The part of an RNA shown here (small-subunit ribosomal RNA, 3' major domain) has 480 nucleotides and comes from Arthrobacter globiformis.
Its mean pLDDT, the model's own confidence on a scale to 100, is 81.
Lineage of the source: Bacteria > Actinomycetes > Micrococcales > Micrococcaceae > Arthrobacter.
[in-house]
Context: one part of a larger RNA
RNA sequence: UGACGGGGGCCCGCACAAGCGGCGGAGCAUGCGGAUUAAUUCGAUGCAACGCGAAGAACCUUACCAAGGCUUGACAUGGACCGGACCGCCGCAGAAAAUGUGGUUUCCCCUUUGGGGCUGGUUUACAGGUGGUGCAUGGUUGUCGUCAGCUCGUGUCGUGAGAUGUUUGGGUUAAGUCCCGCAACGAGCGCAACCCUCGUUCUAUGUUGCCAGCACGUGAUGGUGGGGACUCAUAGGAGACUGCCGGGGUCAACUCGGAGGAAGGUGGGGACGACGUCAAAUCAUCAUGCCCCUUAUGUCUUGGGCUUCACGCAUGCUACAAUGGCCGGUACAAAGGGUUGCGAUACUGUGAGGUGGAGCUAAUCCCAAAAAGCCGGUCUCAGUUCGGAUUGGGGUCUGCAACUCGACCCCAUGAAGUCGGAGUCGCUAGUAAUCGCAGAUCAGCAACGCUGCGGUGAAUACGUUCCCGGGCCUUGUACA
Numbered sequence: 001u002g003a004c005g006g007g008g009g010c011c012c013g014c015a016c017a018a019g020c021g022g023c024g025g026a027g028c029a030u031g032c033g034g035a036u037u038a039a040u041u042c043g044a045u046g047c048a049a050c051g052c053g054a055a056g057a058a059c060c061u062u063a064c065c066a067a068g069g070c071u072u073g074a075c076a077u078g079g080a081c082c083g084g085a086c087c088g089c090c091g092c093a094g095a096a097a098a099u100g101u102g103g104u105u106u107c108c109c110c111u112u113u114g115g116g117g118c119u120g121g122u123u124u125a126c127a128g129g130u131g132g133u134g135c136a137u138g139g140u141u142g143u144c145g146u147c148a149g150c151u152c153g154u155g156u157c158g159u160g161a162g163a164u165g166u167u168u169g170g171g172u173u174a175a176g177u178c179c180c181g182c183a184a185c186g187a188g189c190g191c192a193a194c195c196c197u198c199g200u201u202c203u204a205u206g207u208u209g210c211c212a213g214c215a216c217g218u219g220a221u222g223g224u225g226g227g228g229a230c231u232c233a234u235a236g237g238a239g240a241c242u243g244c245c246g247g248g249g250u251c252a253a254c255u256c257g258g259a260g261g262a263a264g265g266u267g268g269g270g271a272c273g274a275c276g277u278c279a280a281a282u283c284a285u286c287a288u289g290c291c292c293c294u295u296a297u298g299u300c301u302u303g304g305g306c307u308u309c310a311c312g313c314a315u316g317c318u319a320c321a322a323u324g325g326c327c328g329g330u331a332c333a334a335a336g337g338g339u340u341g342c343g344a345u346a347c348u349g350u351g352a353g354g355u356g357g358a359g360c361u362a363a364u365c366c367c368a369a370a371a372a373g374c375c376g377g378u379c380u381c382a383g384u385u386c387g388g389a390u391u392g393g394g395g396u397c398u399g400c401a402a403c404u405c406g407a408c409c410c411c412a413u414g415a416a417g418u419c420g421g422a423g424u425c426g427c428u429a430g431u432a433a434u435c436g437c438a439g440a441u442c443a444g445c446a447a448c449g450c451u452g453c454g455g456u457g458a459a460u461a462c463g464u465u466c467c468c469g470g471g472c473c474u475u476g477u478a479c480a
Stems, first nucleotide, its partner, number of pairs: 001480002003477003007474007015464002019427005026318008034309002042053002064304007073126001077125008088104006107117003128293002131291003137287002139282003142278001144276001149189006155164003169180003195270004200238007210227002214225003241264001244258005307446001320420001324379007336367003341360002346355003386417001391412007433456007
């Protein structure tokens, strides 16, 4: 000087407390461990692995296993030599494909008869490796933590390691934020601001958007003429700064209350992550040193596996019901996607769907029905008109192909479950809770996941004694 302490002081955080809703019990889904297996490919393992890499394992993917092939190779470039088409089509072998074999068809350009392009074979340099090492590395990422810290120049103090500045100080802040004081004076990376978005308003411009006023028209609809008022869209401004008033305060920083205001003290949210820590994660995104394989650890194909199942764990979904289930009627979104696509009206099927094809390269058309809500009816506390697992039968769709192993629909079946032990998690406001909608990936889908979007919309916070994590100061130490 640090680190540590079941030492002390001050302070903060959904850390506790106060509340609301869960998890832990049930069924199912997904991931992991274990067991099994020819293989169940590999990685991730306290917080910070376990709906994680994977924004989509039937084949492919695919890296694993079995079997069958190839060896300059599935892919690249160069050299040497030989050839002319290559591709395609039809047979045969084979479980199938890769592959092998037979038949058929057959190049172009400049032309100096040699060269070039394309392509096949032989050969040689080489290719190739999701093989090893993340403890050889780059790059990227997690975490402490959006915590308020981490340092430097000159000066000063100290023999020195170092200290000071930033502390011993007084206030204050979300903040090393700012003020005062001070052997310090300044500066850099962080904080804040500058960026995006939401909330108010003004100006400009109005199509595909809008419709107040004026007309026309319809069963109805901005449907039509027209209009730019309004909504909205797209740009550019304004606006918030403790600016104003009052109290407190060192009359400093600041803090409390008020006015005005759409918004008030960082207005809400996002992007943004200092020096560093964990030899943290990744050689399987990629790149790369070294080592290893080279008729195989490379590569092609068919089939299987990654989907197994006594069991344990994690994360979710659905429930156990009456603030509810079922039936009928009836409202109101936002944000997205669409040409190998979205697909309306219509017809058809109980339904998944099918037939068909209007319109749309989209503020125009479509996906599209928002759901909870509201208005009626019914059920009356029961393992039920709750709950939907499981199983049987019949279908639809995608796709060469749904057996291993897809999703959905209909009929039947109707399990566990009556609110969950010890314990444990999230959340402070348009938040929790609850309700649907969309997208990426994608032929289809195991999505109940993830990422967004809006609708309805709470309760509680006395306080900092305690648990956990962190910051500053101080103290002890046989630690470095």